[in-house]
Context: one part of a larger RNA
Molecule: small-subunit ribosomal RNA, 5' domain
Organism: Calotriton arnoldi
RNA sequence: UAUGCUUGUCUCAAAGAUUAAGCCAUGCACGUGUAAGUACACACGGCCGGUACAGUGAAACUGCGAAUGGCUCCUUAAAUCAGUUAUGGUUCCUUUGAUCGCUCCAUCUGUCACUUGGAUAAUUGUGGUAAUUCUAGAGCUAAUACAUGCCGAUGAGCGCUGACCUCCUGGGAUGCGUGCAUUUAUCAGACCAAGACCAAUCCAGGCUCGCCUGGCCGCUUAGGUGACUCUAGAUAACCUCGGGCCGAUCGCACGUCCCCGUGACGGUGACGAUACAUUCGGAUGUCUGCCCUAUCAACUUUCGAUGGUACUUUCUGUGCCUACCAUGGUGACCACGGGUAACGGGGAAUCAGGGUUCGAUUCCGGAGAGGAGCCUGAGAAACGGCUACCACAUCGAAGGAAGGCAGCAGGCGCGCAAAUUACCCACUCCCGACUCAGGGAGGUAGUGACGAAAAAUAACAAUACAGGACUCUUUCGAGGCCCUGUAAUUGGAAUGAGUACACUUUAAAUCCUUUAACGAGGAUCCAUUGGAGGGCAAGGCUGGUGCCAGCAGCCGCGGUAAUUCCAGCUCCAAUAGCGUAUAUU
Numbered sequence: 001u002a003u004g005c006u007u008g009u010c011u012c013a014a015a016g017a018u019u020a021a022g023c024c025a026u027g028c029a030c031g032u033g034u035a036a037g038u039a040c041a042c043a044c045g046g047c048c049g050g051u052a053c054a055g056u057g058a059a060a061c062u063g064c065g066a067a068u069g070g071c072u073c074c075u076u077a078a079a080u081c082a083g084u085u086a087u088g089g090u091u092c093c094u095u096u097g098a099u100c101g102c103u104c105c106a107u108c109u110g111u112c113a114c115u116u117g118g119a120u121a122a123u124u125g126u127g128g129u130a131a132u133u134c135u136a137g138a139g140c141u142a143a144u145a146c147a148u149g150c151c152g153a154u155g156a157g158c159g160c161u162g163a164c165c166u167c168c169u170g171g172g173a174u175g176c177g178u179g180c181a182u183u184u185a186u187c188a189g190a191c192c193a194a195g196a197c198c199a200a201u202c203c204a205g206g207c208u209c210g211c212c213u214g215g216c217c218g219c220u221u222a223g224g225u226g227a228c229u230c231u232a233g234a235u236a237a238c239c240u241c242g243g244g245c246c247g248a249u250c251g252c253a254c255g256u257c258c259c260c261g262u263g264a265c266g267g268u269g270a271c272g273a274u275a276c277a278u279u280c281g282g283a284u285g286u287c288u289g290c291c292c293u294a295u296c297a298a299c300u301u302u303c304g305a306u307g308g309u310a311c312u313u314u315c316u317g318u319g320c321c322u323a324c325c326a327u328g329g330u331g332a333c334c335a336c337g338g339g340u341a342a343c344g345g346g347g348a349a350u351c352a353g354g355g356u357u358c359g360a361u362u363c364c365g366g367a368g369a370g371g372a373g374c375c376u377g378a379g380a381a382a383c384g385g386c387u388a389c390c391a392c393a394u395c396g397a398a399g400g401a402a403g404g405c406a407g408c409a410g411g412c413g414c415g416c417a418a419a420u421u422a423c424c425c426a427c428u429c430c431c432g433a434c435u436c437a438g439g440g441a442g443g444u445a446g447u448g449a450c451g452a453a454a455a456a457u458a459a460c461a462a463u464a465c466a467g468g469a470c471u472c473u474u475u476c477g478a479g480g481c482c483c484u485g486u487a488a489u490u491g492g493a494a495u496g497a498g499u500a501c502a503c504u505u506u507a508a509a510u511c512c513u514u515u516a517a518c519g520a521g522g523a524u525c526c527a528u529u530g531g532a533g534g535g536c537a538a539g540g541c542u543g544g545u546g547c548c549a550g551c552a553g554c555c556g557c558g559g560u561a562a563u564u565c566c567a568g569c570u571c572c573a574a575u576a577g578c579g580u581a582u583a584u585u
Base pairs, nucleotide, nucleotide: 001581002580003579004578005577009454011452012451015447016414022412023411024410026409027408028407031064032063037061038060043056044055062433071368072367073366081289082288083287085285086284087283090282091281096277097276099273116147117146124138126136127135128134157178158177159176160175164171165170179245180244183237184236185235186234187233202215203214204213205212206211222231223230247271249270250269251268252267254266255265256264257263258261291339292338293337298330299329300328305327306326307325308324309323310322343365344364345363347358348357349356350355370390372387373386374385392403394401395400420445422444423443424442428441429439430438460491461490462489463487464486465485466484467483468482470479471478472477496525498518499517500515502514528574529573530572531571532570533555534554539569541568542567543566544565550557551556
């Protein structure tokens, strides 16, 4: 694990893994709305109306999610996985923190910046098809959808250029460039000590005024790491039309100022934005570690095998790929190959110590939705997404159309072998524009002797009988202020199993826990399963059978007195459980 017999209470609780990762009818399992993107549905609904808009709100556009969860274990043997390290070799929706006058912004014919453009859905109407979550034509109308695109800050500063002026000391018009992100190239990124030489200036002395000797000064230099081609800095440019950022968005509360206007200035939120950091992670690596097998001893390399150089590709590192070179790399310390009724680990069973066996299964990691490719997206090589093919298979009016339960229930099949087409989002959490919706994640019941914990089936007294200690007693015997057992004797006391008003429980119930009222006398409210020769606890009882029927794990029993069969009685063991088979220790 399965199965046989039995089964009163109560609490937990596994459960179509093994065989077929076999096939599936039906239903559900992923959707979502705030004050704050878009409302002209009379679909409702309020009057206070100056009237663009009260408010609720289906549908639809837009945004986000659907890459999580759940299921299964086919594959897979240095692969996965575990521990350990690395990313100075990378990506990251979201969260949080910072940032969002840092940029000089040409010319217009005919110039929005108090706000630009054109569509489209829902809706209306006309339709097509046997059929689907199929859709065509026509007519409207929105945006934080799709596009376009200023003002402002704004005064400059800096680097080149160098007309011209000039006392050769200087001044300087004009023109070009200048933010962050992208791409490329270049520069700087110094630091121990001393001396010499050279050039220029200055000081002192000598002097043949040509020069010679001695001396002074030569200032200024970001950060980090063990380690950068790091982070900052500078220079020259680049900047893709399938254009990178620099806000034409929404709510609430309204206020202040004046030059009273189509004025100026304001608060706090929502949403959005590029790069940086952070968080949640992800992705690749490093080191060590795995079962059986030699009836597998050599393996790899033309088609990358091992290394070098360079390109491509990639989010990045890398023979990942391509080109050109070199000829390497592994192996008896078991390579390579084969097997596995092999997903790995945390763990489980057994155990003095050491081991042996198991681990499909709730936690972590991996893989997969019959095999391949791909779109969208921050994230998928996604399957409750798409495309084709192969295998299955559904509907059809035969032209066509639709499909993927190893999600939850449920059905068939397979088998020794496994539950309800139930209720609910109240709990735990997840997701969404969200305090509100949704969730077969999950919870709750039902089935459930997988398994585990607790624990009824009687207790007491009197009487009778039997027995034992104790006291008294020479013995016989006696005693109750001592017990034990046996009774088809007697007695009232106590209870739950069950039935059940009610509370409680709960989302609503059930169960449990509480609890009125019923509810125990032997024939009931009756405990079973195996055994009784030995191993091995317990009959030398009775009847039947007669080497038959049968028992018996093993030894054995049975041929007419069976301690072993079939029964009765009695007894033994465990007990709401016990037997059997199998696997394992």